The RNA shown here (transfer RNA) has 74 nucleotides and comes from Emticicia sp. BO119.
RNAcentral holds the sequence, with entries from ENA.
Model confidence (mean pLDDT): 81 of 100.
Taxonomically the source falls in Emticicia (Bacteria, Pseudomonadati, Cytophagia, Cytophagales).
Parts: sequence; structure tokens; C1' cells
RNA sequence: GCUCGGUUAGGCAAAUUGGCUAAGCCGCCACUCUUUCACGGUGGAAAUUACGGGUUCGACCCCCGUACCAAGUA
Repeated sequence: GCUCGGUUAGGCAAAUUGGCUAAGCCGCCACUCUUUCACGGUGGAAAUUACGGGUUCGACCCCCGUACCAAGUA
């Protein structure tokens, strides 16, 4: 260089053939429980779905470009 895959809260990670408000776990915050802490219970905040365009009535999802990560190949 070429080919292929990936990028979604602080970390991990799901989302059916493109369709209503983007799940869950850990962590964080508050309350509760306890003499206190931890554990447990209840609730809450946190995502411009890497970035920029395009297609579409509608995009995390399809197409193009860019960036980054990983693999293969001469």
C1' cells in the first nucleotide's frame, strides 16, 4: 500500500428486515438497612451511538470520506 473487522455513559456491552422514549452489568450519587462500615434493598444521574456528508417519511443500523484500534497479505 491492499483486503477484512471494529469504534454506543467512567469501564464492559445489547439493540430482530431501518420504525415509538437506546437495554443490561460494574462503577458513581441519594435514600434505606446496620451501633458504624461493608453487604443487601429502592430510586436517580450519566450517550450529539468516533467525526463529517449522503440515501430515506424515518439511520446505532444502509452508502461515501476522514480519524483511531486490531487482524491478514506482498